[in-house]
THF (Tetrahydrofolate) riboswitch aptamer from a Bacillota bacterium, 132 nucleotides, folded computationally. The sequence was found by an Rfam model in a public genome assembly. Taxonomically the source falls in Bacillota (Bacteria, Bacillati). It matches the Rfam family "THF (Tetrahydrofolate) riboswitch aptamer". Its family is annotated with tetrahydrofolate metabolic process in the Gene Ontology.

RNA sequence: GGCAGAGUAGGCGUUGCGCGUCAAGUGCCCCGGGAUGGGAAGUCGCCCGGGGACGAAAGGGGAAGGUCGGCCGAUCCGCUGGGCGGAUAUCGGCUGACCCGGCCCCUGCGGUGCGACGUCGCGUCCGCUGUC
Repeated sequence: GGCAGAGUAGGCGUUGCGCGUCAAGUGCCCCGGGAUGGGAAGUCGCCCGGGGACGAAAGGGGAAGGUCGGCCGAUCCGCUGGGCGGAUAUCGGCUGACCCGGCCCCUGCGGUGCGACGUCGCGUCCGCUGUC
């Protein structure tokens, strides 16, 4: 000197644990800031903050609560030996239907958060490894 390679922030997929679903988050626009292969600077990439616009998939079950009804007991009245019959304003228990459900569980949904694994992966200069 030539050739080849390793290596970032991150992207994608899978999976686990979460968050939201009475709407945050994600994505979009503007402004400001920060970090970024081993080193330096660096962005049309990434992260943070502020502002703005837009925007959604829920369903099932259960507990609790409310309303109405039925039955039983308490209670009241009559008869009365035991008890029977009647009443339903009040209380308690059981039960059916409807309503409700910002609580719990399950299944979904979200260009959802984080971790792990797999995979892709710096444009410049210098450096590192291997080789000629």